[in-house]
C1' cells in the first nucleotide's frame, strides 16, 4: 500500500418523532433525540422512487446519496 472489518482504540453521523422554520410539494435547514451506520463523508453520474405544472406529449423542472450501482477522498489495525 491495496483488499478486508475486530467483543480493539480514539473518534465521527444521526433515523423515526417533536418544536420553530423555509417551500405549490416531494421535501430542505436548525434545535432536541437516538432507529441504526466501517464511509450513513461528498457527487444527481446511470438506474428506481416521490412531487409539481402542463399535457396525450413519452418530454420537461425539482426532491431522495440513511434505495440501487458508480465515482472521489478518508480515522485505526486484529483476523
Nucleotide at each position: 500500500a491495496a483488499c478486508c472489518g475486530a467483543c480493539a482504540a480514539a473518534g465521527g453521523c444521526a433515523a423515526a418523532c417533536u418544536g420553530c422554520u423555509c417551500g405549490u410539494g416531494a421535501g430542505g435547514g436548525u434545535a432536541g433525540g437516538a432507529c441504526g451506520c466501517a464511509a450513513a463523508g461528498c457527487c444527481a453520474u446511470g438506474g428506481g422512487u416521490c412531487a409539481c405544472a402542463a399535457a396525450u406529449c413519452u418530454g420537461g423542472u425539482g426532491a431522495u446519496c440513511g434505495c440501487c450501482a458508480g465515482g472521489c477522498u478518508a480515522c485505526c489495525g486484529a483476523a